[in-house]
RNA sequence: UUCUUAUCAAGAAAGGUGGAGGGACUGGCCCGCUGAAGCCUUAGCAGCAGACUUUAAUUUGUACUGUGCUAAUUCCAGAAGCAUUUUGCUUGAAGAUAAGAA
Repeated sequence: UUCUUAUCAAGAAAGGUGGAGGGACUGGCCCGCUGAAGCCUUAGCAGCAGACUUUAAUUUGUACUGUGCUAAUUCCAGAAGCAUUUUGCUUGAAGAUAAGAA
């Protein structure tokens, strides 16, 4: 990088450094000099895989290891369909994360 499977309405931030961008892409709409991205430290959330624990069990728990995450539903839409009459719903695409495979 590609493929497969699962999940994506909940949850969880402070400090230092830095100095203008960021929210994947496009269009919206937002966040940002009352300090963006990036980097560092500490804290937290979650519980995918492993470990340990427990169970009749594929169950339960711990949060130790490997990750992940900590504005807004994946911020909303993007393609198709249904209802409706300009909004709602369903499925998908795309994306993110985990595990496995090539």
Predicted 3D model of a 102-nucleotide RNA (SAM riboswitch aptamer (S box leader)) from Oceanobacillus neutriphilus. The sequence was found by an Rfam model in a public genome assembly. Its mean pLDDT, the model's own confidence on a scale to 100, is 87. NCBI's taxonomy places the organism under Bacteria, Bacillati, Bacillota, Bacillaceae, Oceanobacillus. It matches the Rfam family "SAM riboswitch aptamer (S box leader)". About the family: The SAM riboswitch is found upstream of a number of genes which code for proteins involved in methionine or cysteine biosynthesis in Gram-positive bacteria.